[in-house]
RNA sequence: AGAGUUUGAUCCUGGCUCAGGAUGAACGCUGGCGGCGUGCUUAACACAUGCAAGUCGAACGGAGAGCUAUUGACGGAGUUUUCGGACAACUGAAAUAGUUUCUUAGUGGCGGACGGGUGAGUAACGCGUGAGGAACCUGCCUUGGAGAGGGGAAUAACACAGUGAAAAUUGUGCUAAUACCGCAUAAUGCAGUUGGGUCGCAUGGCUCUGACUGCCAAAGAUUUAUCGCUCUGAGAUGGCCUCGCGUCUGAUUAGUUAGUUGGCGGGGUAACGGCCCACCAAGACGACGAUCAGUAGCCGGACUGAGAGGUUGACCGGCCACAUUGGGACUGAGACACGGCCCAGACUCCUACGGGAGGCAGCAGUGGGGAAUAUUGGGCAAUGGGCGCAAGCCUGACCCAGCAACGCCGCGUGAAGGAAGAAGGCUUUCGGGUUGUAAACUUCUUUUAUGUGGGACGAACACAAUGACGGUACCACAUGAAUAAGCCACGGCUAACUACGUGCCAGCAGCCGCGGUAAUACGUAGGUGGCAAGCGUUAUCCGGAUUUACUGGGUGUAAAGGGAGCGUAGACGGCAUGGCAAGUCUGAAGUGAAAGCCCGCGGCUUAACUGCGGGACUGCUUUGGAAACUGUCAAGCUAGAGUGUCGGAGGGGUAAGCGGAAUUCCCAGUGUAGCGGUGAAAUGCGUAGAUAUUGGGAGGAACACCGGUGGCGAAGGCGGCUUACUGGACGAUAACUGACGUGAGGGCUCGAAAGCGUGGGGAGCAAACAGGAUUAGAUACCCUGGUAGUCCACGCCGUAAACGAUGAAUACUAGGUGUUGGGACCUUAAAGGUUUCAGUGCCGUCGCAAACGCAAUAAGUAUUCCACCUGGGGAGUACGUUCGCAAGAAUGAAACUCAAAGGAAUUGACGGGGACCCGCACAAGCGGUGGAGCAUGUGGUUUAAUUCGAAGCAACGCGAAGAACCUUACCAAGUCUUGACAUCCUCCUGACAGGCCGGCAAAACGGCCCUUCUUCGGACAGGAGAGACAGGUGGUGCAUGGUUGUCGUCAGCUCGUGUCGUGAGAUGUUGGGUUAAGUCCCGCAACGAGCGCAACCCUUGUCCUUAGUAGCCAGCAGUUCGGCUGGGCACUCUAGGGAUACUGCCAGGGAUAACCUGGAGGAAGGUGGGGAUGACGUCAAAUCAUCAUGCCCCUUAUGAUUUGGGCUACACACGUGCUACAAUGGCGUAAACAAAGAGAAGCGAAGCCGCGAGGCUGAGCAAAUCUCAAAAAUAACGUCUCAGUUCGGAUUGCAGGCUGCAACUCGCCUACAUGAAGCUGGAAUCGCUAGUAAUCGCGAAUCAGAAUGUCGCGGUGAAUACGUUCCCGGGUCUUGCACACACCGCCCGUCA
Repeated sequence: AGAGUUUGAUCCUGGCUCAGGAUGAACGCUGGCGGCGUGCUUAACACAUGCAAGUCGAACGGAGAGCUAUUGACGGAGUUUUCGGACAACUGAAAUAGUUUCUUAGUGGCGGACGGGUGAGUAACGCGUGAGGAACCUGCCUUGGAGAGGGGAAUAACACAGUGAAAAUUGUGCUAAUACCGCAUAAUGCAGUUGGGUCGCAUGGCUCUGACUGCCAAAGAUUUAUCGCUCUGAGAUGGCCUCGCGUCUGAUUAGUUAGUUGGCGGGGUAACGGCCCACCAAGACGACGAUCAGUAGCCGGACUGAGAGGUUGACCGGCCACAUUGGGACUGAGACACGGCCCAGACUCCUACGGGAGGCAGCAGUGGGGAAUAUUGGGCAAUGGGCGCAAGCCUGACCCAGCAACGCCGCGUGAAGGAAGAAGGCUUUCGGGUUGUAAACUUCUUUUAUGUGGGACGAACACAAUGACGGUACCACAUGAAUAAGCCACGGCUAACUACGUGCCAGCAGCCGCGGUAAUACGUAGGUGGCAAGCGUUAUCCGGAUUUACUGGGUGUAAAGGGAGCGUAGACGGCAUGGCAAGUCUGAAGUGAAAGCCCGCGGCUUAACUGCGGGACUGCUUUGGAAACUGUCAAGCUAGAGUGUCGGAGGGGUAAGCGGAAUUCCCAGUGUAGCGGUGAAAUGCGUAGAUAUUGGGAGGAACACCGGUGGCGAAGGCGGCUUACUGGACGAUAACUGACGUGAGGGCUCGAAAGCGUGGGGAGCAAACAGGAUUAGAUACCCUGGUAGUCCACGCCGUAAACGAUGAAUACUAGGUGUUGGGACCUUAAAGGUUUCAGUGCCGUCGCAAACGCAAUAAGUAUUCCACCUGGGGAGUACGUUCGCAAGAAUGAAACUCAAAGGAAUUGACGGGGACCCGCACAAGCGGUGGAGCAUGUGGUUUAAUUCGAAGCAACGCGAAGAACCUUACCAAGUCUUGACAUCCUCCUGACAGGCCGGCAAAACGGCCCUUCUUCGGACAGGAGAGACAGGUGGUGCAUGGUUGUCGUCAGCUCGUGUCGUGAGAUGUUGGGUUAAGUCCCGCAACGAGCGCAACCCUUGUCCUUAGUAGCCAGCAGUUCGGCUGGGCACUCUAGGGAUACUGCCAGGGAUAACCUGGAGGAAGGUGGGGAUGACGUCAAAUCAUCAUGCCCCUUAUGAUUUGGGCUACACACGUGCUACAAUGGCGUAAACAAAGAGAAGCGAAGCCGCGAGGCUGAGCAAAUCUCAAAAAUAACGUCUCAGUUCGGAUUGCAGGCUGCAACUCGCCUACAUGAAGCUGGAAUCGCUAGUAAUCGCGAAUCAGAAUGUCGCGGUGAAUACGUUCCCGGGUCUUGCACACACCGCCCGUCA
């Protein structure tokens, strides 16, 4: 920093999507360790249980316990005894006194207003920031001043009595205090009166220990160190109040407000205040957005971003609000109080039913909700807090631990060597490649984990003692690579590719999109890429997005200029002077908490984390200064603007009047059969007299010519003439005013046509409607009628492609040329020339623009103001509101859906667009097809099979230059399985072939006979066997090569360099001529070149030359009379070489060109005729069945082989042909003239036989020698005489011939007999422009045989072409286009 996606391609507009970062996250797969953080975002839902606020006995009276002292009951070891008892240590009840001991229910003090939680409410002085309080309060704390004299009365506890289930509570009596109450004292206190000084914006403040009057205090405890108490000043801290500025969305919320706004007087408060009250006034707020509705705790900050911004407010910190919901006050320094009180509501619990108790949004925890969020842990050791003199007590604040990869940071899962590049996997063109130094293996290390031993700092409180964490961090030693890798992706964006499976299925997908049999996009595997104890996905935010544009966008055509004007608020504003200092600039000061951020230096092994210092916090406030600019004030100016005077132009507006032409109607005349209307008609009108024509009249509407990108108006709009009233612009002048201006939300006015209301009017025209046509239909276009309406008056409506698709204003920025109105100067007879204002057009430079284009009438350069736009559809729709009589107008969404929609330009294709040109394309002709019979191909049908392919032209006498078997691919049946064919291996044999026999439908199979070479290694052949493999006319021509068709033998198709264009592209190749031709010439920002055209090649036409057998014979000779022979090569001919034709010559046209027309000469004349030759490309055209070939499929069969059948079927349809329908003919007789070919398993003469097909025999010929071979039409003579015939020959019968192993299915030919349809063919359609059509025969390939087909050959031999309007096809230029799969396109509506 960008990328993908609209198109065939391009540029632009514009949306959608992606790559980045972040999170209190969740989900999927996976999971080694440690440090530091973080952890109910949802139900401010409900809560069991425990804990979270107490403390002081140094305030007090009690109570209880302990200790000491005394007395000492009961018991009693033991001693003694007269046995009755006595003494008695010890134990120690109980009592009294004391106590520097301990506990504490109550009174009392302080604290429960902090700390902790939550974000429901709140759009607010709530918060942030900065001020103010001269309108205030402040416990504990600090520091001053002064003081504490002397009294009094009660009350808890306690006792007794009572009520109640409980909670609780009542009565009587006793008692203490640092609890409570008087009195005294007291000021620099408070209140009142009053004087001076001084200060303040005002109320007023301060001060003179001013003056006078009134009022108010106190508490003790003790270990005698001290701690408390009262009044008062100051400070500090904390709080309260007020104000400036800032603080979300909606106008489809526009008006709100009665304590409301203000005043006076009171009350209340710590204090100001309608905070509250009485009275008085009628105000107050609001488009600078009141009120209402929705949403929301605010901030420091956090995330993102280059920044400006945008989003956010978890954790940490500040403020606020709340504590089950609502309300209320009490106490207190402080609360209207989370773990206080009262009342009410809901809920839960207890109950003896009368009544009571409770509040986790404290820490844990439970249920519930949810995608989702932890332990009913340890400790007060530290920090901090409350109480206390203190020891200390309390502290779920806090410090720690536990759980969770939730986040950030760090570490590890080993390191070095190691190629037989192992095995395995995957893949392969089978050679290999890759996984991969990866592993194994060798050497080394031990972070981590584990074990053992040692072991902290954190501790500071005089000393001592004191550690939850924790035997933790850390250190040492030991064992051993040992304990530790996944996730996602791999078509492009975006780093990373192959195989298999699947076959628009299953699936993927963030966008484009992928998948229909060769998927780098699905699934799996191998490999690769990325990140890594994580990786992906989902959700959300910012970014990219300059896609709301302040930085930093637009509005002619992409979304977007209001239909137009006037004008209010707000906004902006000419020249010059002076003052002020609000904005502005600058200096200083205060503040901008800490944390965070940035920089530097430190501490944990490092980092995260954290300590210290600095910076920054772009802000706000105060103050000193400056005065250019903006603002404001004052006094001026005239260039903006306006007024005056003079002048001309105009369909500007309103009203009244007048005019002629035309249409229609009425009356009358003339006149007769039609008129009218259309592409053609019909409806309609007309003999009851139309149309036409003449005269007269009525009525309404509109104003020909002039008339013009001419005029006027703000726009809509305005057109006969005259008059009246009236608006504006322009020119000249420079007398007056002196910035009075521009623009404009709301407002007001105007506003085409249609439409609406009331009343007139109504000739023509004409929605609706009726009829006639057209049409498949025709609710249309066309015709005949015809009502609203169109016209007038008044009133509504308020919209249009209301357009220049271009808002208004001002200034500036090259020119040229028209035109309208006015002026100045020059010249003049007039016309005219120069110039200047105001309009209105065209062309064009700079500049702008995506391009098209705009260009002084800007879409240029600037300024001001307004309006409007933010992807397409839904939709200018719905709802709401306003307006309207209605129709409707104005304002104006969302759900949902798509990845585009769009603008300009480019190249094609296309057009029942245009221009030009060509072609047997039409026309002009000739002959056909379509009708008949037959042949042949196809479709269809049939069949066991009727093998397959070809399908508009460009399939259909096509592949097939020839299916009886074979061919043959099809069907039935039989048979074989390394195979009919190829290569390799092992073993055996010496054959195979041939002949005979058996067997079968046939092949197969079996038997017999005959039968190798050798250098001895083997070769060759056969048989048997095993597998590799063979084989496939099986599929895919949409996987392919090659070949071919077609447009089309049409004249086109391109390239290099240059130039133009942002670019796709253009130019060249277009234009003017010309040609068969992009053929040539000229011109030209093009200059050249290539593939095509033409030429070069073959053939034919003329001549020359060379050669002369198998060809020829002029002259000579012979002759059997046959070029037969000698001879010859002159001619014909044959086949080699050459010549000829080039618009070369002449005339005319053309531009002096190219070229065209005519002519001469010539065998041939303008490419002489014909052939071969087919540009870039199009049709996924044809062919996997000529061949080759990828992939898939079959492998005792989809291969191979054999017999028979089929490809030859037959109701029918089509194509291509043959023969005919006859006299330009048929038949008969006799006669004449070719060319080009073929021939040895061949052509086959002559002769004989047969009516004939043919047979027998066989000369000659590998062919300019011989043979096929007779050419036919033609001409001559004869006959037939218009008939289904002496036309026509189908079909059929019988008899033959030929080929072949074999003519039944299924060949060809002959003779005799039979003698069908057919008498020139509907709609339609084909070929042909000269040796052509037509017509006549001949030959060849294939082939055993089998052409009406195909390919060739010659004979006879025409007609017509005015011409390019039309049909078809093609070419060039141009135009339109929403097409690009390209008109067989695209696309709309309805229905399913």
Molecule: small-subunit ribosomal RNA
Organism: uncultured bacterium